[in-house]
RNA sequence: GGCGGGAUAGCUCAGUUGGUUAGAGCGGUUGAAUCAUAAUCAAUAGGUCGGGGGUUCAAGUCCCUCUCCCGCUA
Numbered sequence: 001g002g003c004g005g006g007a008u009a010g011c012u013c014a015g016u017u018g019g020u021u022a023g024a025g026c027g028g029u030u031g032a033a034u035c036a037u038a039a040u041c042a043a044u045a046g047g048u049c050g051g052g053g054g055u056u057c058a059a060g061u062c063c064c065u066c067u068c069c070c071g072c073u074a
Stems, first nucleotide, its partner, number of pairs: 001073007010026004019057001028044005050066005
């Protein structure tokens, strides 16, 4: 240099053929329970979906470009 994969909550990830409110587990906070702590139960907060642009009535999802990470290859 070429090719492929990936970037979504603090962490690990899901997200179907583009369409109802962007979700789960862990973690955080508050409460319950306990003599107390852990475990457990309930509630709750937390997101520019890597940046920019385009297509569309509508984009996490499709297209272009840039950045970063991983792999293959010369």
Predicted 3D model of a 74-nucleotide RNA (transfer RNA) from an Alphaproteobacteria bacterium. Its mean pLDDT, the model's own confidence on a scale to 100, is 80. Its Rfam family is "tRNA". Rfam classes the family as a transfer RNA. Rfam links the family to the GO term triplet codon-amino acid adaptor activity. It was read from a public genome assembly. Lineage of the source: Bacteria > Pseudomonadati > Pseudomonadota > Alphaproteobacteria.